[in-house]
Context: one part of a larger RNA
RNA sequence: CGUUGGAAGUUUGAGUGGAGCUGUCGUUAGUACGAGAGGACCGCGACGGACUGACCUCUAGUGUACCUGUUGUGGCGCCAGCUGCAUCGCAGGGUAGCUACGUCGGGAAGGGAUAAGCGCUGAAAGCAUCUAAGCACGAAGCCCACCACGAGAUGAGACUUCCCCUAUGGGCCGUUCGAGAUGAGGACGUUGAUAGGCGACAGGUGUACGCGCAGUAAUGCGUUCAGCCGAGUCGUACUAAUUGCCCAUGAGG
Numbered sequence: 001c002g003u004u005g006g007a008a009g010u011u012u013g014a015g016u017g018g019a020g021c022u023g024u025c026g027u028u029a030g031u032a033c034g035a036g037a038g039g040a041c042c043g044c045g046a047c048g049g050a051c052u053g054a055c056c057u058c059u060a061g062u063g064u065a066c067c068u069g070u071u072g073u074g075g076c077g078c079c080a081g082c083u084g085c086a087u088c089g090c091a092g093g094g095u096a097g098c099u100a101c102g103u104c105g106g107g108a109a110g111g112g113a114u115a116a117g118c119g120c121u122g123a124a125a126g127c128a129u130c131u132a133a134g135c136a137c138g139a140a141g142c143c144c145a146c147c148a149c150g151a152g153a154u155g156a157g158a159c160u161u162c163c164c165c166u167a168u169g170g171g172c173c174g175u176u177c178g179a180g181a182u183g184a185g186g187a188c189g190u191u192g193a194u195a196g197g198c199g200a201c202a203g204g205u206g207u208a209c210g211c212g213c214a215g216u217a218a219u220g221c222g223u224u225c226a227g228c229c230g231a232g233u234c235g236u237a238c239u240a241a242u243u244g245c246c247c248a249u250g251a252g253g
Base pairs, nucleotide, nucleotide: 001152005163006162007161008160009159010158011157015149016148017147018146021049022048023047024046025045026044027043033038051106052105053104054103055102059100060099061098062097066093067092068091069090070089071086072085073084074083075082076081110144111143112142117137119135120134168248169247170246171245172244173189174188175187176186177185194240195239196238197236198235199234200233201232203229204228205227210223211222212221213220214219
């Protein structure tokens, strides 16, 4: 921009893409078959491999805005306590998120038409013949079925609702997100939990500072499962989402 009034929501499915794999064991059954050796079809069940989708409860990794220990050196006048730099100084852990080595799921079942093949009926050709007319079966393959996209499918579809004038919807602007390069998409904008803050909790670290006690001291013990605490959950208007502006708009449906 189009889809022939504008708009919000829900859809149909032309079409397109994805998936499609396979083993072992148990049983049927040591049965059928076979002199024996050996050893099934058909069917049922279980457990796997590789591949793949989603997810983070568990396990594991990362986690340079979390906690702790500690070395050297500098600073805050000194002590104590903090803090800068040294690969995040080094080291031990670790929330959310993101991940796999983790967890859950998938291939199926079924239907239709067939291939090779196997048949029924059956003439040409009094016989025979699966074929010439006709009919029935038959594959991991084909078409459906399963998953995703999908009306620019210009063949532009359908349904529901709203609006007839600044209505209805959208945008600008702002707070933002499991959305994101930017646009876009989602949530919210005081009739408010959108983000931050704050509170409680979860979770992490592992028992803070100060003071007291013991010890010459290093240090230990008590106060203290303390203190600190990023992304998590729930709550709470304290802060910021203020006020507002713009578009459609016409050849009239």